[in-house]
Context: one part of a larger RNA
């Protein structure tokens, strides 16, 4: 900025890109073939490599402050009990996320023309001949099928809602000029934000509200807080106590913030 009015959605595919692998074993059969040794086409099943795209139930990794334990040292007057610093000080775990060696799934089946090859009829050339007329089978190739982009496919497509004045002059009309209202459908802007994301961009929401955080409750995590009492000379055990604490996950919940508002878009359309 285009697609002859504007706007929300849902599409068709011209077109273009992805993928297109393969091995073993089991059966048909120890058959068919072949003195024997040796061994099949064709079919039918199973498991596997490597490549790939997606995902975090499980199985691990990661999880720089969720849980513990634990050294030196300073500090909160001391005990206790925290805390700074030391590569998160180190050690043992470890939610969400992210992730692979994990885990699913895929290259599968079919059409249609074909290549080399092999035919069917069959002349030139009373035989012959797959070729000349004519007319079959045939390949991991080749067009489709399968994912994926895709109407800027200027040939600009198509479907579905939604939205939008009234008069005056001047003209034969097409249209042109004024005037008073109007500002729609929609969209942005701004805020709360995302398993979206450098930024934009795209998705959720904006009180007629769970969008974020806070609180509630739960999940998962670590592993039995702290104070108090028992016990033992003490170091320590024990009992309250599967406690206390918790980040990213669930479900609730307006307490707190997403207030008010502004601006773009016009007026039935060559």
């Nucleotide at each position: 900025c285009g697609c002859a009015g504007g706007a929300a959605a849902u599409u068709u595919g011209a077109g273009g890109g992805g993928a297109u692998c393969u091995g073993u074993c089991c059966u048909u059969a120890g058959u068919a073939c072949g003195a024997g040794a040796g061994g099949a086409c064709c079919g039918g099943g199973a498991u596997g490599g490597a490549c790939a795209a997606a995902c975090c139930u499980a199985u691990g990794g990661u999880g720089u402050u969720c849980c513990a334990g634990u050294u030196g040292u300073g500090c909160c007057g001391c005990c206790a009990g925290g805390u700074g610093c030391a590569g998160c000080g180190c050690u043992g775990g470890g939610u969400a996320g992210c992730u692979a060696u994990g885990u699913u799934u895929g290259g599968a089946a079919g059409g249609g023309a074909u290549a080399a090859a092999c035919g069917c009829u069959g002349a030139a050339a009373g035989c012959a001949u797959c070729u000349a007329a004519g007319u079959g089978u045939g390949a991991a190739g080749c067009c489709c099928a399968c994912c994926c982009c895709a109407a800027g496919a200027u040939a600009a497509g198509a479907u579905u809602u939604c939205c939008c004045a009234c008069u005056c002059g001047c003209g034969c009309a097409a249209g042109c000029g004024g005037g008073u209202c109007u500002g729609a459908a929609g969209g942005a802007u701004c805020c709360u934000u995302g398993u979206a994301g450098a930024c934009u961009a795209c998705g959720a929401g904006g009180u007629u509200g769970a969008u974020a955080g806070g609180c509630c409750a739960g999940a998962g995590g670590u592993g039995u807080a702290a104070g108090u009492c028992c016990u033992g000379u003490a170091a320590g055990g024990g009992a309250u106590u599967c406690a206390g604490c918790u980040g990213a996950c669930u479900g609730g919940u307006a307490c707190u913030a997403a207030u008010a508002g502004u601006c773009c878009g016009u007026g039935c359309g060559g």
Molecule: large-subunit ribosomal RNA, domain VI
Organism: soil metagenome